[in-house]
RNA sequence: GAGGGACAGAUGAUCGCGGGCGCUUAAUGCGCGUGAGGAAAGUCCGGGCUUCGCAGGGCAGGAUGCCGGAUAACGUCCGGUGGAGGCGACUCCAAGGAAAGUGCAACAGAGAAAAGACAGCCUCUUUAUGAGGUAAUGGUGAAACGGCAGUGUAAGAGACUACCGCCGCUGCGGUAACGCAGCGGGUCAAUGCAAACCCCAUCCGAAGCAAGACCAAAUACGGAAGAGAUACGCCGGCCCGGCGUUCUUCCGGGUGGGUCGCUCGAUCUGCAGGGUAACCUGCAGGCUAGAUAGAUGAUCAUCCAAGACAUAACCCGGCUUAUAGUCUCUCUU
Numbered sequence: 001g002a003g004g005g006a007c008a009g010a011u012g013a014u015c016g017c018g019g020g021c022g023c024u025u026a027a028u029g030c031g032c033g034u035g036a037g038g039a040a041a042g043u044c045c046g047g048g049c050u051u052c053g054c055a056g057g058g059c060a061g062g063a064u065g066c067c068g069g070a071u072a073a074c075g076u077c078c079g080g081u082g083g084a085g086g087c088g089a090c091u092c093c094a095a096g097g098a099a100a101g102u103g104c105a106a107c108a109g110a111g112a113a114a115a116g117a118c119a120g121c122c123u124c125u126u127u128a129u130g131a132g133g134u135a136a137u138g139g140u141g142a143a144a145c146g147g148c149a150g151u152g153u154a155a156g157a158g159a160c161u162a163c164c165g166c167c168g169c170u171g172c173g174g175u176a177a178c179g180c181a182g183c184g185g186g187u188c189a190a191u192g193c194a195a196a197c198c199c200c201a202u203c204c205g206a207a208g209c210a211a212g213a214c215c216a217a218a219u220a221c222g223g224a225a226g227a228g229a230u231a232c233g234c235c236g237g238c239c240c241g242g243c244g245u246u247c248u249u250c251c252g253g254g255u256g257g258g259u260c261g262c263u264c265g266a267u268c269u270g271c272a273g274g275g276u277a278a279c280c281u282g283c284a285g286g287c288u289a290g291a292u293a294g295a296u297g298a299u300c301a302u303c304c305a306a307g308a309c310a311u312a313a314c315c316c317g318g319c320u321u322a323u324a325g326u327c328u329c330u331c332u333u
Stems, first nucleotide, its partner, number of pairs: 001331007009303007017035002020032004037309001041320002044318005049208004061204005066080005081095001082093004096199002101197002103193003118138002120134005125128001146164002149161003165188001166185008212260004221252007231245005267286008304307001
């Protein structure tokens, strides 16, 4: 120098806070035990779970894009292939399609896509501010219509030849991506850009724990049935009748509030086995925050290298970003 892994101040005392268990009739109090991270972060992907939606199919929209595998799933991981960089360990890649179609290629330059004659070279003539041939040479550019050497030619040119590259076919190896070898092709072609539209293939219903489920107060509200009283009010004055005010029962939505969701899980540790690996299987053991205005802090003492980034809020698998330092393994020069 390259690639990983582990730790993330330690110990003790005091005070304080959130859950749990026990004692206490209960409140309170006391005792015991427990209480953040490698990223708890960003909320960028994927899944579980929940509610709603959904016959089936299509359109639109979004994501992904070499091959094989892992996985609940993924845009993640593992192993390969190809390409790029490095002496090397190793690192990086959004790596399908440019003869389906459309579009773009700034500036410079003669010319930017089946092009182009500016200079140069060659030929001709009426010797000029001319005509023709030529992409070998120069110059411009990110990129100039295969490269390079020879033959050839007036000068040139895949015009022809060898080699390299490119394309196709065949054979062999590989699950495959692809690789190797041989043969053929100069009609070798229209270059690049798809992180431009687009085409092709695969996948995707929406919203998210403030999801959602349950219980459910009243001198709050609504509905139904019944009772009682004809006392009051209303139906414009009176009577009948009706409605309301009263009481009882039942039902309903559901506010304040409470319970659940909530932490035992695609879980963790160890061992064994399978696999190159990601990972899978089996056995044994462990329980490791669960709040709801939201707890993990403060002080003191000792030691050292003097302690970075940062604080869970439904849960997992990843990615990305931040991080004082210390220790350790393998490899390279």
This is a predicted structure of a 333-nucleotide RNA (Bacterial RNase P class A) from a sheep gut metagenome. The coordinates come from a structure-prediction model, not an experiment, and the mean pLDDT is 76. Rfam family: Bacterial RNase P class A. Rfam describes the family as follows. Ribonuclease P (RNase P) is a ubiquitous endoribonuclease, found in archaea, bacteria and eukarya as well as chloroplasts and mitochondria. Gene Ontology terms of the family: tRNA processing, ribonuclease P activity and dimeric ribonuclease P complex.